RNA sequence: GGCCUCAUCGUCUAACGGCUAGGACACCAGGUUUUCAUCCUGGCAAUCGGAGUUCGAUUCUCCGUGAGGUCA
Numbered sequence: 001g002g003c004c005u006c007a008u009c010g011u012c013u014a015a016c017g018g019c020u021a022g023g024a025c026a027c028c029a030g031g032u033u034u035u036c037a038u039c040c041u042g043g044c045a046a047u048c049g050g051a052g053u054u055c056g057a058u059u060c061u062c063c064g065u066g067a068g069g070u071c072a
Base pairs, nucleotide, nucleotide: 001071002070003069004068005067006066007065010025011024012023013022018055027043028042029041030040031039048064049063050062051061052060
C1' cells in the first nucleotide's frame, strides 16, 4: 500500500428501517441483617465523527478516524 471485519452505558453484549435504544455485571439509594456479605426493590448511564437516502437511520450508502485480520 490492496482487501476484509468491527466501533452502542464504566465493562460485556442485544436491537426486521418504526426508539421511549433492552439485558447482565459494576456503581448509587432504600429494604432485610447486630455488622459485612448474600438477597429484594428502585435509580443512574450509551449508538466514533461528518454528509447522503428515507416519512423515519444504531441499522442502508459515501468520506474520514480508530482497532483487528489477511496478502504483498
The RNA shown here (transfer RNA) has 72 nucleotides and comes from a Candidatus Saccharimonadota bacterium. It matches the Rfam family "tRNA". The family's RNA type in Rfam is transfer RNA.